[in-house]
Context: one part of a larger RNA
RNA sequence: CUGGGCGUAAAGGGCGUGUAGGCGGUCUAAUAAGUCAGAUGUUAAAUCCCUCGGCUCAACCGAUGACCGUCAUUUGGAACUGUUAGGCUUGAGUGCGAGAGAGGGUAGCGGAAUUCCCAGUGUACCGGGUGAAAUGCGUACAUUUUGGGAAGAACACCAAUAGCUAAUGCGGGUAACUGGCUCGCAACUGACGCUAAUGCGCGAAAGCCGUGGGGACCAAACAGGAUUAGAUACCCUGUUAGUCCACGCUGUAAACGAUGAGCACUAGGUGUUGGUCCCGUGUAACGGGGUCAGUGCCGCAGUUAACGCAUUAAGUGCUCCGCCUGGGGAGUACGAUCGCAAGGUUGAAACUC
Numbered sequence: 001c002u003g004g005g006c007g008u009a010a011a012g013g014g015c016g017u018g019u020a021g022g023c024g025g026u027c028u029a030a031u032a033a034g035u036c037a038g039a040u041g042u043u044a045a046a047u048c049c050c051u052c053g054g055c056u057c058a059a060c061c062g063a064u065g066a067c068c069g070u071c072a073u074u075u076g077g078a079a080c081u082g083u084u085a086g087g088c089u090u091g092a093g094u095g096c097g098a099g100a101g102a103g104g105g106u107a108g109c110g111g112a113a114u115u116c117c118c119a120g121u122g123u124a125c126c127g128g129g130u131g132a133a134a135u136g137c138g139u140a141c142a143u144u145u146u147g148g149g150a151a152g153a154a155c156a157c158c159a160a161u162a163g164c165u166a167a168u169g170c171g172g173g174u175a176a177c178u179g180g181c182u183c184g185c186a187a188c189u190g191a192c193g194c195u196a197a198u199g200c201g202c203g204a205a206a207g208c209c210g211u212g213g214g215g216a217c218c219a220a221a222c223a224g225g226a227u228u229a230g231a232u233a234c235c236c237u238g239u240u241a242g243u244c245c246a247c248g249c250u251g252u253a254a255a256c257g258a259u260g261a262g263c264a265c266u267a268g269g270u271g272u273u274g275g276u277c278c279c280g281u282g283u284a285a286c287g288g289g290g291u292c293a294g295u296g297c298c299g300c301a302g303u304u305a306a307c308g309c310a311u312u313a314a315g316u317g318c319u320c321c322g323c324c325u326g327g328g329g330a331g332u333a334c335g336a337u338c339g340c341a342a343g344g345u346u347g348a349a350a351c352u353c
Stems, first nucleotide, its partner, number of pairs: 004324003007307002012321001014202004021195003025088007033081002035077007042069001049065001051063004091192001092189003095185005103178002106175002109172001110155001114151007127137001163170002207249001209248005218242001222238004260320006268298014302309002326353003335346004
């Protein structure tokens, strides 16, 4: 390479957008590039194969015949693929009418708690802290309690197996702005679609800074107190970066459903969210049934090494992309490239088992 694979054994890109490329609904006609058939030409010799022959046999050698193309030219066929032309409506989209939502960014606002400040109250080995203690704080009046003020960060209950987003993620409340989604109708367009290398964009936390703000809580590093044989830890008292905001960078995570995207098909049962249609009633919202879209649990066929999955597939098929090929060495070295840096991306070999 072929083949076989990718939930947990190696293996799904963190997620989107979309270029090239690959693939692509249905009907009619044309064409004949792919495709199929025939003819002709050519297809060196040797080789291979058949039948003979020569070395005592065989290998080997010789002879006859046959064979040899993803080839060229030409004549036909027209189902399929392609191309051209013209249609169609079920895929896709638009329109109209409804609906749900922590989807996004911006600007105000709110209450509880925390810390600090001021004033009152009221004292003392007290409060704090722990397994027990101590450091630290407090007679310069703490802790407690009442009133007032300031600041920053996060939003109890509602809250859910719920909802939204492509993913990361999103939760006090109000306003305007704004993206997507679902259902119903079937008016319009008429295959406009799917996937997606390269590219571009988004991307938790930490970090870097880099600048400028902000700094209540928490808290790496650091300091001290304990513990201990030691204790560069676990525990305690402090506290700085950071945590927050604006702009910019970084581009990684067990970025997980460890499960790429799309389409189609294949028993059911039971919850729940949002529509919609029908029926019933006590007309209040409920109850029952159908259907579409999501989200859970259970379970048949099937599948799986097993666990399990099972209409939200890991079943049955098709299309396209990414990735794997024994463990270690190693996500290392070197090179390239991106980054201010930290480092990221790409990514070996020797050697060894």
Molecule: small-subunit ribosomal RNA, central domain
Organism: uncultured Deferribacteres bacterium